Predicted 3D model of a 75-nucleotide RNA (c-di-GMP-I riboswitch aptamer) from a Desulfuromonadales bacterium. It matches the Rfam family "c-di-GMP-I riboswitch aptamer". Gene Ontology term of the family: cyclic-di-GMP binding.
RNA sequence: UUUCGACAAUGGCAAACCCGGGGUAACCCGGCGACGCAAAGCCACGGGUCCCCCAAGGAUAGCCGGGUUAUCGAA
Numbered sequence: 001u002u003u004c005g006a007c008a009a010u011g012g013c014a015a016a017c018c019c020g021g022g023g024u025a026a027c028c029c030g031g032c033g034a035c036g037c038a039a040a041g042c043c044a045c046g047g048g049u050c051c052c053c054c055a056a057g058g059a060u061a062g063c064c065g066g067g068u069u070a071u072c073g074a075a
Stems, first nucleotide, its partner, number of pairs: 004073002012037002018031005035062001041068003045065003048060004
């Protein structure tokens, strides 16, 4: 350095519900909260799913794959 992921350590993120706001919607932002997560950091490139739907466009990275960055160091 790469791979890997522990009954290790420091920590980190934050599902659903609810409250406020944005959006036609999916969903997103903030607060509360904690189901879980070794990338549950980031990217819409491929597939899937969802919204809208003539077309087009949008959403989802905590659906799968891929790319990229990163903490620790047992086996």